Transfer RNA from Desmarestia aculeata, 75 nucleotides, folded computationally. It is recorded under the gene name trnM. The source organism's lineage runs through Eukaryota, Ochrophyta, Phaeophyceae, Desmarestiales and Desmarestia. It matches the Rfam family "tRNA". Rfam classes the family as a transfer RNA.
RNA sequence: UGCACUAUAGAGCAGUUAGGUCAGCUCAUCAGGCUCAUGCCCUGAAGGUCGCAAGUUCAAAUCCUGCUAGUGCUU
Numbered sequence: 001u002g003c004a005c006u007a008u009a010g011a012g013c014a015g016u017u018a019g020g021u022c023a024g025c026u027c028a029u030c031a032g033g034c035u036c037a038u039g040c041c042c043u044g045a046a047g048g049u050c051g052c053a054a055g056u057u058c059a060a061a062u063c064c065u066g067c068u069a070g071u072g073c074u075u
Stems, first nucleotide, its partner, number of pairs: 002073006010027004020058001029045005051067003055063001
């Protein structure tokens, strides 16, 4: 220099191939139940505007473009 991949809740991830009813899973946190009590177990809740911006569309996490950050390869 060029190319590829990644960016989604406090942590780790799915969803992108095929635009809509996809804002989901596990753990963690909080509340309740259970227990003499803690833990286990059961139930529920909060927490995201999907890296940033712009565009297309009735409708974008998903498609187009640019940028940012990280990883790898290459020169």